Model confidence (mean pLDDT): 82 of 100. Transfer RNA from an uncultured Chloroflexota bacterium, 74 nucleotides, folded computationally. Rfam family: tRNA. About the family: Transfer RNA (tRNA) molecules are approximately 80 nucleotides in length. Its family is annotated with triplet codon-amino acid adaptor activity in the Gene Ontology. Rfam classes the family as a transfer RNA.
[in-house]
RNA sequence: GGGCCUGUAGCUCAGUCGGUUAGAGCAUCCCUCUGAUAAGGGGAAGGUCAGUAGUUCGAGUCUACUCAGGCCCA
Numbered sequence: 001g002g003g004c005c006u007g008u009a010g011c012u013c014a015g016u017c018g019g020u021u022a023g024a025g026c027a028u029c030c031c032u033c034u035g036a037u038a039a040g041g042g043g044a045a046g047g048u049c050a051g052u053a054g055u056u057c058g059a060g061u062c063u064a065c066u067c068a069g070g071c072c073c074a
Base pairs, nucleotide, nucleotide: 001073002072003071004070005069006068007067010026011025012024013023019057028044029043030042031041032040050066051065052064053063054062
């Protein structure tokens, strides 16, 4: 220098053919349970879906570029 893949909550990840509340588990906080702790049960908070622009009535999803990480080739 060229090609490919990945980027969604603090962490690990889902998210179907673009279609209407952006989710799960763990972690955190509150309540419950216990003599107490853990486990269990209930609830809450936590997200510019890496960024910018574009396409579209509508984008986490499609397109272009940029950034970060990984792999391959030279």